About this RNA: Large-subunit ribosomal RNA, domain II from Lachnospiraceae bacterium 47-T17, 678 nucleotides, folded computationally. RNAcentral holds the full RNA, with entries from ENA. Its mean pLDDT, the model's own confidence on a scale to 100, is 85.
[in-house]
Context: one part of a larger RNA
RNA sequence: UCCGGCGAGUUGCGCUUACUGGCGAGGUUAAGCACUUAAGGUGCGGAGCCGAAGGGAUACCAAGUCUGAAGAGGGCAUGAAGUCAGUAAGGGCAGACCCGAAACCGGGUGAUCUAUCCAUGUCCAGGAUGAAGACGCCGUAAAAGGCGUUGGAGGUCCGAACCCACAUCCGUUGAAAAGGGUGGGGAUGAGGUGUGGAUAGGGGAGAAAUUCCAAUCGAACCCGGAGAUAGCUGGUUCUCCUCGAAAUAGCUUUAGGGCUAGCCCCGUCUUAGUCUUGCGGAGGUAGAGCACUGAAUUUCCGCGGGGGCGUCAAAGCUUACCAAAGAAUAUCAAACUCCGAAUGCCGCGUAGAUGAUGGACGGGAGUCAGACUGCACGAGAUAAGUUGGGCAGUCGAAAGGGAAAGAGCCCAGACCACCGGCUAAGGUCCCAGAGUACGUGUUAAGUGGAAAAGGAUGUGGGGAUUCAAAGACAACCAGGAUGUUGGCUCAGAAGCAGCCACGCAUUCAAAGAGUGCGUAACAGCUCACUGGUCGAGAGUCCCUGCGCCGAAAAUGUCCGGGGCUGAAACACGACACCGAAGCCGUGGAUACCGCAAGGUAUGGUAGAGGAGCAUUCUUAAGACCGGAGAAGCUGCACCGGAAGGGGCAGUGGAGGGAUAAGAAGAGAGAAUGCCGGA
Numbered sequence: 001u002c003c004g005g006c007g008a009g010u011u012g013c014g015c016u017u018a019c020u021g022g023c024g025a026g027g028u029u030a031a032g033c034a035c036u037u038a039a040g041g042u043g044c045g046g047a048g049c050c051g052a053a054g055g056g057a058u059a060c061c062a063a064g065u066c067u068g069a070a071g072a073g074g075g076c077a078u079g080a081a082g083u084c085a086g087u088a089a090g091g092g093c094a095g096a097c098c099c100g101a102a103a104c105c106g107g108g109u110g111a112u113c114u115a116u117c118c119a120u121g122u123c124c125a126g127g128a129u130g131a132a133g134a135c136g137c138c139g140u141a142a143a144a145g146g147c148g149u150u151g152g153a154g155g156u157c158c159g160a161a162c163c164c165a166c167a168u169c170c171g172u173u174g175a176a177a178a179g180g181g182u183g184g185g186g187a188u189g190a191g192g193u194g195u196g197g198a199u200a201g202g203g204g205a206g207a208a209a210u211u212c213c214a215a216u217c218g219a220a221c222c223c224g225g226a227g228a229u230a231g232c233u234g235g236u237u238c239u240c241c242u243c244g245a246a247a248u249a250g251c252u253u254u255a256g257g258g259c260u261a262g263c264c265c266c267g268u269c270u271u272a273g274u275c276u277u278g279c280g281g282a283g284g285u286a287g288a289g290c291a292c293u294g295a296a297u298u299u300c301c302g303c304g305g306g307g308g309c310g311u312c313a314a315a316g317c318u319u320a321c322c323a324a325a326g327a328a329u330a331u332c333a334a335a336c337u338c339c340g341a342a343u344g345c346c347g348c349g350u351a352g353a354u355g356a357u358g359g360a361c362g363g364g365a366g367u368c369a370g371a372c373u374g375c376a377c378g379a380g381a382u383a384a385g386u387u388g389g390g391c392a393g394u395c396g397a398a399a400g401g402g403a404a405a406g407a408g409c410c411c412a413g414a415c416c417a418c419c420g421g422c423u424a425a426g427g428u429c430c431c432a433g434a435g436u437a438c439g440u441g442u443u444a445a446g447u448g449g450a451a452a453a454g455g456a457u458g459u460g461g462g463g464a465u466u467c468a469a470a471g472a473c474a475a476c477c478a479g480g481a482u483g484u485u486g487g488c489u490c491a492g493a494a495g496c497a498g499c500c501a502c503g504c505a506u507u508c509a510a511a512g513a514g515u516g517c518g519u520a521a522c523a524g525c526u527c528a529c530u531g532g533u534c535g536a537g538a539g540u541c542c543c544u545g546c547g548c549c550g551a552a553a554a555u556g557u558c559c560g561g562g563g564c565u566g567a568a569a570c571a572c573g574a575c576a577c578c579g580a581a582g583c584c585g586u587g588g589a590u591a592c593c594g595c596a597a598g599g600u601a602u603g604g605u606a607g608a609g610g611a612g613c614a615u616u617c618u619u620a621a622g623a624c625c626g627g628a629g630a631a632g633c634u635g636c637a638c639c640g641g642a643a644g645g646g647g648c649a650g651u652g653g654a655g656g657g658a659u660a661a662g663a664a665g666a667g668a669g670a671a672u673g674c675c676g677g678a
Base pairs, nucleotide, nucleotide: 001678002677003676004675005674006673011094012093013092015090016089017088018087019086020085021084022083023082026050027049028048032044033043034042035041036040054061055060064076065075066074067073097235098234100232104225105224106223107222108221109220115199116198117197118196119195120194121193122192123191124189126158127157128156129154133150134149135148136147137146138145162186163185164184166183167182168181169180170179201217203213204212205211210219238612239611240610241609242608243607248261249260250259251258252257262367263366264364265363266362267361268360269359270358273354274353275352276351278348279347280346281345287339288337289336293333294332295331298328299327300326304322305321306319307318308317309316370395371394372393373392374391375390377388378387379386400411401410402409415588416587417586418585420584421583422582426578427577428576429562430561431560435575438573439572440571441570442568448564454549455548458546459545460544461543462542463541464540465539466538467537475533476532477531478530479529481506482505483504486500487499488498512527516525517524589602590601591600592599593598613667615664616663617662618661619660624656625655632651633650634649635648636647638645639644
């Protein structure tokens, strides 16, 4: 990992409701007894229970009663038949669908491991060091002291046995549930070790580490209470049909749990509901506005304040400061409103549509983590695949087509069959179904096929304005002068460092007290301006369509790809086709409605309701089948809407069992399920 078998809403006693049956103002027996018996059944048994009357705390009264002073008012009753049995569903008490703790308690078993202690034994090669003491000599008044010899002390030294476990390597499904290698520490001691004994779990022991108490220790192990409890996780076994949710509110030591309501299903009763339209209402949102409350711009005026002058103090005067109220003006507001919609909401009415969708009661649930998208908002950073509510949609519980791929986007809601048709979204060059379709313009960037501020004689369309055959714009030829080097400044300043000025005047076709380059300053070049040549448009601004730059990222050029200049984009016009489980057609099934003809419906998780299939046993050693071959097993092209059912052949070798009922140890793929096998 696979295969096989086993494996989870049961049972007892009360309660509620529904259905069926018996009897009915009644219904019913329990224990027990008798008879019969394999189980059981029949008869008896009326104790008891429920109902037929309620009200009140009691007494008590009674179709009433209680409260009360009450003939009041009010509360609860009266006005609808129950009861017994069976079946089903739900609930209560019990382990109560199954498996699962860590733990708690009780009684025992353990110190053959290990910790400490007690008793009694035993072990420690060899070597080194050389304490006290003793003796001798020296020394002293005597001592002290010195030297030598002897001696053999020590939690002394080195180092085997023995004990330990400091480093590192190996080992890590090991040779080993703690070891092996190489080194290391202690090795006469608080030493090692044998044997016997002591201490026990709310405890013992501990040179103390939550360390040890039999490979188990923040409280051992075994059995029991015990099926502890588990608002938690996992699992929960055949089929089809009808309907079909919720992820919200309130409360909750509540927040991943619950209760009630909401939403779903079933039953009974009832008679409304929804949409369109008309009329009538309430309201202060969007917008708008500034009349209030606040914010806020500029100007006028200016209470008041500040500065200056002034004075002993003041008055007074003044001011490029601030500035109330007021006037005018430009603006803002969720907690502003002189105003004010559209929707939505409420009521009424008529007509139309829909066709049971509304309401009440009774029974059964599930749901209380919701997700994204669009719209208007709060929070956040007008961030988030963020968060919180509101309205709507989809997903959830929805398959199909489109968006390359895709829960939540677009189209569209799958009863079944069909080698029939039409469409939706989206598409029609090839991959790949359908236009290499038509008309007019646009884009040249592969823009299309990512992006901003900003930038630019890209290009199309529109508008305004100026100049122009009295010759514009561009180019070329020529001129571009004089007072004057304007004045000042300056070393110099001459059109051209700088300053001054309303910047003059003359000659002119025209020519600035000078547009730029240039010089130390001049010079020089050039421009404005004018004439000529040429001969037809030229310049500036605004609005707008499509493009350009701005533009750097990590697997791989990424439009889905090929590839495309349309097979790109936009607009308008007028056509065709493809395309889904949509719609239509033909046939069929089921549900509901209907007398019928027929009509309508049939996606579906949690969940409710309905109808069935199969297994074992019983009624029943029964009908029937079976050695002329039962069950089981294997194979096969049969039947049924499914669970399933049959037939034939082979195998097998003795039982099977229609139909109608009844009773359940009644259906397996999952539980890190249990047992067995491969």